[in-house]
Context: one part of a larger RNA
RNA sequence: CUGGGCGUAAAGCGCAUGUAGGCUGUCUAUCAAGUUAGGGGUGAAAUCCCUGGGCUCAACCCGGGAAUUGCCUUUAAGACUGAUAGGCUAGAGCAAAAUAGAGGAUAACGGAACUCCCAGUGUAAAGGUGGAAUUUGUAGAUAUUGGGAAGAACACCAGUUGCGAAAGCGGUUAUCUGGAUUUUGGCUGACGCUGAGAUGCGAAAGUGUGGGGAGCAAACAGGAUUAGAUACCCUGGUAGUCCACACCGUAAACGAUGAGUGCUAACUGUUGGGUUUUAACUCAGUGGUUGAGCUAACGCAUUAAGCACUCCGCCUGGGGACUACGGUCGCAAGACUAAAACUU
Numbered sequence: 001c002u003g004g005g006c007g008u009a010a011a012g013c014g015c016a017u018g019u020a021g022g023c024u025g026u027c028u029a030u031c032a033a034g035u036u037a038g039g040g041g042u043g044a045a046a047u048c049c050c051u052g053g054g055c056u057c058a059a060c061c062c063g064g065g066a067a068u069u070g071c072c073u074u075u076a077a078g079a080c081u082g083a084u085a086g087g088c089u090a091g092a093g094c095a096a097a098a099u100a101g102a103g104g105a106u107a108a109c110g111g112a113a114c115u116c117c118c119a120g121u122g123u124a125a126a127g128g129u130g131g132a133a134u135u136u137g138u139a140g141a142u143a144u145u146g147g148g149a150a151g152a153a154c155a156c157c158a159g160u161u162g163c164g165a166a167a168g169c170g171g172u173u174a175u176c177u178g179g180a181u182u183u184u185g186g187c188u189g190a191c192g193c194u195g196a197g198a199u200g201c202g203a204a205a206g207u208g209u210g211g212g213g214a215g216c217a218a219a220c221a222g223g224a225u226u227a228g229a230u231a232c233c234c235u236g237g238u239a240g241u242c243c244a245c246a247c248c249g250u251a252a253a254c255g256a257u258g259a260g261u262g263c264u265a266a267c268u269g270u271u272g273g274g275u276u277u278u279a280a281c282u283c284a285g286u287g288g289u290u291g292a293g294c295u296a297a298c299g300c301a302u303u304a305a306g307c308a309c310u311c312c313g314c315c316u317g318g319g320g321a322c323u324a325c326g327g328u329c330g331c332a333a334g335a336c337u338a339a340a341a342c343u344u
Stems, first nucleotide, its partner, number of pairs: 003316004007298002012312001014201004021194003025088007033081002035077008049065006091191001092188003095184005103177007110154001115149007125136002162169002206247006215241002220236004258311006266289010293300002317344003326337004
């Protein structure tokens, strides 16, 4: 390399859009590039193989044949692939009528709670813990009542619920806006699938500039614990967490399961439609259980890890090594790409 694989043993890019490329429904006609069959030319000789002969045999040498799986050309075939032309509607899309939704962006508003400030009542404790102490408090705390400020998050509803490509999304209202599902079968007529590069999105932490800062809280300080305690517990507390703009581009980014299409037993929940009606059927999603089949087993099982096809990505013993060097990107942190010696 061929091959064999990728839920958990090594292995599915975090997710999408999409260029080149690869693959591509159904019917008819034509062409004949691929394809198939026959003929012709060529495919040097030697070598290899078969057969016969010559050196006493053999090595060696000589004659003949085969082979040279290829290329060119010609004749024919027309199934399949392809090309051209013309149709079709089951894929795909559009239209019309409905529907559900924490899908996205911006703005405004709301109540509970925490903290702080002001004022009243009131007096000696309060906090905190396994037990304490650091801490707060007679300059009046804690508790309680009234008023005010500010920031962040949205109890109940809430659910194997819903939406989104993934990351993710949860108070209310308004505006703008993306997608999905169902029904009709009206319109277009294969317009499709995948996707190397590329481009965009991408939790948290982190970075830059400017704001904001209630609570929480890396670092840090103190009190405990302990043999020690750079921890677990407690009292504090700064970055950060929040907003705007710009970077970073990584996660157990997980269903550890790439995308698409078709086919293959059932039972039972649930979300949103439709038909008809109160009993079902059906379409799209989302759960559970168990068959055939698959699997090393666990398990998966119409939401496949079953049976097949198309396209992409990836793996090839462990360590060295999600490393070094080089390159690209980044303000930096670092990210991406990615070895070898050596060892076992």
Predicted 3D model of a 344-nucleotide part of an RNA (small-subunit ribosomal RNA, central domain) from a termite gut metagenome. It matches the Rfam family "Bacterial small subunit ribosomal RNA". RNAcentral holds the full RNA, with entries from SILVA.